[in-house]
RNA sequence: GGGCCCAUAGCUCAACCGGUUAGAGCACCUGACUUAUAAUCGGGAGGUUUCGGGUUCGAUCCCCGAUGGGCCUACCA
Numbered sequence: 001g002g003g004c005c006c007a008u009a010g011c012u013c014a015a016c017c018g019g020u021u022a023g024a025g026c027a028c029c030u031g032a033c034u035u036a037u038a039a040u041c042g043g044g045a046g047g048u049u050u051c052g053g054g055u056u057c058g059a060u061c062c063c064c065g066a067u068g069g070g071c072c073u074a075c076c077a
Base pairs, nucleotide, nucleotide: 001073002072003071004070005069006068007067010026011025012024013023019057028044029043030042031041032040050066051065052064053063054062
């Protein structure tokens, strides 16, 4: 230099053929239980779906570019 893949909550991941309110587990806060803690159970908060454009009535999803990460490969030495 070339090719491929990935980017969604603090972390790890879902989200069907594009369909209107983006969810789960863990973590966090809080309540119950307990002498207390842990465990368990209930509730809550937490999102610019990496960024900039485009298509569409409608985009996490499709298209283009950028950024970051991973893998493969070529060249030089």
Transfer RNA from a Myxococcales bacterium, 77 nucleotides, folded computationally. It matches the Rfam family "tRNA". By type it is a transfer RNA. NCBI's taxonomy places the organism under Bacteria, Pseudomonadati, Myxococcota, Myxococcia, Myxococcales.